[in-house]
RNA sequence: CCAGACAGCCGGAUGGCCGCUGCCGCUCGCAAGAGAGGGAGAGGAAAGUCCGGGCUCCAGACGAAAGGAUGCCGGAUAACGUCCGGCAAGGGCGACCUUAGGGACAGUGCCACAGAAAACAAACCGCCACGCUUGGCGUGGUAAGGGUGAAACGGCGUGGUAAGAGCACACCGCGCUUACGGUAACGCAAGCGGCAAGGCAAACCCCAUCCGGAGCAAGAUCGCAUAGGAACCACACUUCACCGCAAGGUGAAACCGUUUUCGUCACGGCGAUGGUUCGGGUUGAUUGCUUGAGACGCAUGGUAACAUGCGCCCUAGAUGAAUGGUCAUCCGCAGCAGUUUACUGUUGCGACAGAACCCGGCUUACAGGCUGUCUGGUACC
RNA sequence: UCCCUGGUAGCUCAAUGGUAGAGCAACCGGCUGUUAACCGGUAGGUUGCAGGUUCGAGACCUGCCCAGGGAGCCA
Numbered sequence: 001c002c003a004g005a006c007a008g009c010c011g012g013a014u015g016g017c018c019g020c021u022g023c024c025g026c027u028c029g030c031a032a033g034a035g036a037g038g039g040a041g042a043g044g045a046a047a048g049u050c051c052g053g054g055c056u057c058c059a060g061a062c063g064a065a066a067g068g069a070u071g072c073c074g075g076a077u078a079a080c081g082u083c084c085g086g087c088a089a090g091g092g093c094g095a096c097c098u099u100a101g102g103g104a105c106a107g108u109g110c111c112a113c114a115g116a117a118a119a120c121a122a123a124c125c126g127c128c129a130c131g132c133u134u135g136g137c138g139u140g141g142u143a144a145g146g147g148u149g150a151a152a153c154g155g156c157g158u159g160g161u162a163a164g165a166g167c168a169c170a171c172c173g174c175g176c177u178u179a180c181g182g183u184a185a186c187g188c189a190a191g192c193g194g195c196a197a198g199g200c201a202a203a204c205c206c207c208a209u210c211c212g213g214a215g216c217a218a219g220a221u222c223g224c225a226u227a228g229g230a231a232c233c234a235c236a237c238u239u240c241a242c243c244g245c246a247a248g249g250u251g252a253a254a255c256c257g258u259u260u261u262c263g264u265c266a267c268g269g270c271g272a273u274g275g276u277u278c279g280g281g282u283u284g285a286u287u288g289c290u291u292g293a294g295a296c297g298c299a300u301g302g303u304a305a306c307a308u309g310c311g312c313c314c315u316a317g318a319u320g321a322a323u324g325g326u327c328a329u330c331c332g333c334a335g336c337a338g339u340u341u342a343c344u345g346u347u348g349c350g351a352c353a354g355a356a357c358c359c360g361g362c363u364u365a366c367a368g369g370c371u372g373u374c375u376g377g378u379a380c381c
Numbered sequence: 382u383c384c385c386u387g388g389u390a391g392c393u394c395a396a397u398g399g400u401a402g403a404g405c406a407a408c409c410g411g412c413u414g415u416u417a418a419c420c421g422g423u424a425g426g427u428u429g430c431a432g433g434u435u436c437g438a439g440a441c442c443u444g445c446c447c448a449g450g451g452a453g454c455c456a
Stems, first nucleotide, its partner, number of pairs: 001377010012330007020041002023038002026035003043352001047363002050361005055215004060265006067211005072086005087101001088099004102206002107204002109200003124146002126142007154172002157169003173195001174193005180187002219287004229278006235271001238253006255269004280455002294313001296311006331350008382452007391405004399436001407423005429445005
């Protein structure tokens, strides 16, 4: 210098003028309000709404079922499908990258076409033996070779054999056992087994772990308005015992209900009941609301994710929804002209996008620019 | 905010994980004096996009894009 890999960061700056949304105090005003002033005001993804948690309500607790999600091992965390570290497999010369990566001797199912055969087996061509009316056919053996396929019931070599075959042996693969290393996934070594065990679970399923539902239009308070309306459904107003003169009350049983279903407990209920639909009304205000698993800096522990301690800071709360426009100077990029490298002048552009209860992630979009570490190649010293 | 459904030829729709088809429309030819109808034939597909699982994906899984639809307040 060229080509790459990984990690991280920035996302125009300053000022004037005109505006927008909250907040603060001041002046005027009986009040409503008005005036001038000060200070604050989008993001790395605020987005998609794909996961997880907080918070709130649904009276409640436990267990089971159903349903859903996840899936190598260990750790981090409030939690996660996220992150960190490792293992295995695959890819790359390499830095490094990718992986929904449990189970196919619990069961069921599927494997088109081709092929003899697609899985308790079987034999088309071939090879070998035997028999025969000897171009060939029949019976038996074989699974080495050919052919088909994505995939053919271990691979390869030697021996062996009629031809062959884990039939025997060596090496490789596979499985099991033991020892060692590691928290573990797993690795490694030795021995044993002669092969049994094809693939698919992002097919049903099995195993393990986790999960109650709804969502800030949650929820709470106030106000306005209306027909304090209608229909249907669900139950019921039951029984027994006790107290009481009575009205009635208490207890038990049964029934009904308790945010998917069932069960157990507990609780509630005999009407100002609950639900559904239709009709009617409003189109408001306050709260929840922004100080939080918070940001930044330093130290310590840890390989790291992260945790702990100390210091310091307060950083949008709008509600049809503010956070903008314009001018000047500078900055970055691109083009054109002048021109000696480099500068001057001029023109244009500055992305993706827009908080809506709040956090942790993931995914997707993004003009242009910067930094660090590392790899391969080339040239020179 | 919470959900649901769908995307296949120009249009409307099919398709057990196994060669993507049908009807209408289009084009060419025939029939007819001409047109329509009718008869014969032809072309037309990144199955919304990108990955993955699988021997094989329109279908199964994941992430995006687009379109359509539904629910919610008060008594």